[in-house]
RNA sequence: GAAGCAGGCCAGGCGGUCGCUGCGCCACUCCGGUUGCGCAGAGGAAAGUCGGGACUCCACAGGGCAGCGUAGCGGGUAACUCCCGUCCGCCGUGAGGCGAGGAUCAGAGCAACAGAGACGAGUCCGGUGGCUUUCGGGUCAUUGGGGUGAAACGGGCAAUCUCUACGCGGAGCAACACCAAAUAGGCAGACGUUGACGUGGCCCACCGAGUCUGCGGGUAGGUGGCUCGAGCCCUGCGGCAACGCAGGGCCUAGAGGAAUGACCGUCAUAGCCCGCAAGGGCCGUAACAGAAUCCCGCUUACCGGCUUGCUUCACAC
Numbered sequence: 001g002a003a004g005c006a007g008g009c010c011a012g013g014c015g016g017u018c019g020c021u022g023c024g025c026c027a028c029u030c031c032g033g034u035u036g037c038g039c040a041g042a043g044g045a046a047a048g049u050c051g052g053g054a055c056u057c058c059a060c061a062g063g064g065c066a067g068c069g070u071a072g073c074g075g076g077u078a079a080c081u082c083c084c085g086u087c088c089g090c091c092g093u094g095a096g097g098c099g100a101g102g103a104u105c106a107g108a109g110c111a112a113c114a115g116a117g118a119c120g121a122g123u124c125c126g127g128u129g130g131c132u133u134u135c136g137g138g139u140c141a142u143u144g145g146g147g148u149g150a151a152a153c154g155g156g157c158a159a160u161c162u163c164u165a166c167g168c169g170g171a172g173c174a175a176c177a178c179c180a181a182a183u184a185g186g187c188a189g190a191c192g193u194u195g196a197c198g199u200g201g202c203c204c205a206c207c208g209a210g211u212c213u214g215c216g217g218g219u220a221g222g223u224g225g226c227u228c229g230a231g232c233c234c235u236g237c238g239g240c241a242a243c244g245c246a247g248g249g250c251c252u253a254g255a256g257g258a259a260u261g262a263c264c265g266u267c268a269u270a271g272c273c274c275g276c277a278a279g280g281g282c283c284g285u286a287a288c289a290g291a292a293u294c295c296c297g298c299u300u301a302c303c304g305g306c307u308u309g310c311u312u313c314a315c316a317c
């Protein structure tokens, strides 16, 4: 210098104007809110909803069967199909990458094509010998050879059933809890065909079967659950590592038909143009993508940039 391998980080910065959501404070209020000020306001994957858990409700004495999942060995974790270390196998010159990697004398099942024969057994061809014969051959024993194929009675496949060991109850925040209209229906009580209710207050009159009150369940709607948590950052210690422990610091969206946006200025990056160069100009923030109870992982998508360690090759010293 070229080509690679394995990781880590970033995902425009600052300022201004106008909006949106939440919280705090002040003021006003018709109690529904409104105005002003301040603070906070998407991601590394918020995605797929794949694995595991927290939480909630339902079910559940204990044990077993069935079903599903996992599988070298050891460790980490709340847990996992995740992560770390290591052995073995395969791939790569290498750095490294990939691996459902227990058991096939417990039992069953399966194997394309080719081949006589493919998992049950036996024999396609030749030689020799015995027996037999209608003289073509047949049959038995022994020996040899050729060919097919991944594999020819010795093996393979357990991501085929199975066996062994271990794990697993179901549904999910639209869970669940609370408050609670209108209408319809339910239950109870009172009045009512000896006329209730209604017809403007009373009486007459008319009309003709319900009317009123209370209770309870559910719906619309509202509130909680809701974001302080296996939390994040820094330092030290233990450990090869995953990770753990200790100390210090921090509070970092909480909407819910669903806010997190738009514009302007400036700096900086990428790209394009001019120029020998110094430099100048244009473009206008760029990919994948938008929280919905939360967390740990995995997988998938992705413009570009920065950075660490290592490998191979070439050259120079």
Base pairs, nucleotide, nucleotide: 001313002312003311004310005309006308007307008306009305010304012267013266014265015264016263017262018261020041021040022039023038024037025036027034028033043288047299048298050297051296052295053294054293055172056171057170058169067168068167069166070165071164072086073085074084075083076082087101088099089098090097091096102163103162107161108160109157110156125144126143127142128141129140130139131138132137176224177223178222179221186215187214188213189212190211191210198206199205231250232249233248234247235246236245237244238243268285271282272281273280274279
Overview: Predicted 3D model of a 317-nucleotide RNA (Bacterial RNase P class A) from Usitatibacter sp. The model forms 92% of the base pairs in the Rfam consensus. The coordinates come from a structure-prediction model, not an experiment, and the mean pLDDT is 76.